[in-house]
RNA sequence: GCAGUCGACCGGUCUGUCGCUCUUUCCCUUCGGAAAGAGAGGAAAGUCCGGGCAACACAGGGCGCCAUACUACCUAACGGGUAGCUGUUCGCGAGGGCAGAGUACGGUAGAAGAAAAUAACCGCCAUCGCUUCGGCAUGGUAAGGGUGAGAAGGUGGUGUAAGAGACCACCGGGUAGGGCAGUAAUGCCAAACGCCGUACCGCUUAUGGGUUGCAAGGUCAUAUAUACCGGCGCAUGUAGGGCGGCUCGUCCGAUGCCGGGGGGUAGACCGCUUGAGCUUUCAUGAGAAUGAAAGUCGAGAUAAAUGACAGACACCGCUUCGUGCGGUACGGAACCCGGCUUACAGGUCGACUGCUUUU
RNA sequence: CGAGGUGUAGCGCAGCCCGGUUAGCGCACCUGCUUUGGGAGCAGGGGGUCCCAAGUUCGAAUCUAGGUACCUCGA
Numbered sequence: 001g002c003a004g005u006c007g008a009c010c011g012g013u014c015u016g017u018c019g020c021u022c023u024u025u026c027c028c029u030u031c032g033g034a035a036a037g038a039g040a041g042g043a044a045a046g047u048c049c050g051g052g053c054a055a056c057a058c059a060g061g062g063c064g065c066c067a068u069a070c071u072a073c074c075u076a077a078c079g080g081g082u083a084g085c086u087g088u089u090c091g092c093g094a095g096g097g098c099a100g101a102g103u104a105c106g107g108u109a110g111a112a113g114a115a116a117a118u119a120a121c122c123g124c125c126a127u128c129g130c131u132u133c134g135g136c137a138u139g140g141u142a143a144g145g146g147u148g149a150g151a152a153g154g155u156g157g158u159g160u161a162a163g164a165g166a167c168c169a170c171c172g173g174g175u176a177g178g179g180c181a182g183u184a185a186u187g188c189c190a191a192a193c194g195c196c197g198u199a200c201c202g203c204u205u206a207u208g209g210g211u212u213g214c215a216a217g218g219u220c221a222u223a224u225a226u227a228c229c230g231g232c233g234c235a236u237g238u239a240g241g242g243c244g245g246c247u248c249g250u251c252c253g254a255u256g257c258c259g260g261g262g263g264g265u266a267g268a269c270c271g272c273u274u275g276a277g278c279u280u281u282c283a284u285g286a287g288a289a290u291g292a293a294a295g296u297c298g299a300g301a302u303a304a305a306u307g308a309c310a311g312a313c314a315c316c317g318c319u320u321c322g323u324g325c326g327g328u329a330c331g332g333a334a335c336c337c338g339g340c341u342u343a344c345a346g347g348u349c350g351a352c353u354g355c356u357u358u359u
Numbered sequence: 360c361g362a363g364g365u366g367u368a369g370c371g372c373a374g375c376c377c378g379g380u381u382a383g384c385g386c387a388c389c390u391g392c393u394u395u396g397g398g399a400g401c402a403g404g405g406g407g408u409c410c411c412a413a414g415u416u417c418g419a420a421u422c423u424a425g426g427u428a429c430c431u432c433g434a
Stems, first nucleotide, its partner, number of pairs: 001355010012313007020039008041330001045341002048339005053213004060248004065209005070084005085100006101204002105202005121145002123141005129136002153171006172196002174193002178189004217270004226261001228260005240252004277296008314328005360433007369386004379417001388404005410426002413423002
């Protein structure tokens, strides 16, 4: 210098004019007017997890259902994060992706292939079997061939009629126990057991989960019809209903109740923004993070404000090199927080890797 | 704003839960037969980016995660 990996961050600025929403103060109180101040994001997005908050009666037991699953830690909590471990895979590498409870038991594996785990199609071997002498029958055999993603762990030897972990040596993996290191996952060491196909699912174990979401829910105003259909009903707390599914249990429970369906209103206020808040510094820690001190208040709209125009600068592209023309990513709060995921023009910084050049 | 669901041939739908031969069914379309001709009928045939793009697997319409389009419900 070029190419790249990981992490962190920015993501237009200034001036003028005219507008929009909210708050405070003043004028004014019928509408309104003036001044000052504040006014979108790193993802406000998807609504995928977790929590706060609210209602459901105060929600109880069992079964079922759903989710998660290496280890330690962080956290209000999490399926999130930090640090680490094991396996596999991509990359020359820095690094990245995926998976990781348990296997006692069970299921499935199309086509191909003899066979998908009580393996005999070809081949090899045996027979005191048969024979028309070509073979046939019976039995042994997983070394060789062929099929497949996967064929009974691999190589060499001993052995044998031929063979085979049948036995031996070495190598790969597994299992439970021991020693050492580590908080642990796990790693290393020596020795033992011939224990040895692959994938997915069921299943089992542990932990967690009540449901619905601010259109929750509350108050006021306005408005009006429970028309019609279905199931029940005057009491042994029955019918019926609530408690996410079933069941037990429990509660409510009748001149009306429940389910469906229909009609009216379409306005205002509360919830609503001060909160696991933000900024800076210090301390602890490997880190996520935690603690302390000081400072600070930073949108609250309702079909929805946060904008438009002009000029200058910055960056990018084209250029007839006059400077002119064109452009400025993804995107837009809706109860609030912590995460994850997805989108994103261009730019900055740090650490590291590969190649090349020079010294 | 919140919640639930769907995408498979031109149209309407199965198959997806629990992965396995060439993804089927009806209507439509094409060819032939029949008819004087048409319709109906009979026989045969064509047509698929299983919404998109990844992952798991030997193998994905089906399973997993992400995106996208559409539909329904809730004061």
Two RNAs folded together computationally: RNase P RNA and transfer RNA, 434 nucleotides in total. Rfam match: Bacterial RNase P class A. Rfam's curators write: Ribonuclease P (RNase P) is a ubiquitous endoribonuclease, found in archaea, bacteria and eukarya as well as chloroplasts and mitochondria. It is annotated as a ribozyme.